[in-house]
RNA sequence: GGAGAGGUGCAGGAGUGGUUGAACUGGCUUGUCUCGAAAACAAGUGUGCGGCAACGUACCGAGGGUUCGAAUCCCUCCCUCUCCG
Numbered sequence: 001g002g003a004g005a006g007g008u009g010c011a012g013g014a015g016u017g018g019u020u021g022a023a024c025u026g027g028c029u030u031g032u033c034u035c036g037a038a039a040a041c042a043a044g045u046g047u048g049c050g051g052c053a054a055c056g057u058a059c060c061g062a063g064g065g066u067u068c069g070a071a072u073c074c075c076u077c078c079c080u081c082u083c084c085g
Base pairs, nucleotide, nucleotide: 001084002083003082004081005080006079007078010026011025012024018068027045028044029043030042031041032040046059047058048057049056050055061077062076063075064074065073
């Protein structure tokens, strides 16, 4: 230099146009159990902004575009991995 795969919550990871801002696993928090812990079981758990709260709104590497609607399709850029030279 060329080709391909990927970047999603605290971590892993599914979702490839429509109640998925988010399944599932782990982690974490609380509870049950226990003399106390561990294990097990149950419930909960993204972040920012606004709000007393209820709630609203934005965010899927960054920025644009297409569309009624984008994490998903297109373009540019950044980063990671693999292969070729």
Transfer RNA from a Candidatus Saccharimonadota bacterium, 85 nucleotides, folded computationally. It matches the Rfam family "tRNA". Rfam classes the family as a transfer RNA. Gene Ontology term of the family: triplet codon-amino acid adaptor activity. Taxonomically the source falls in Candidatus Saccharimonadota (Bacteria, Bacteria candidate phyla).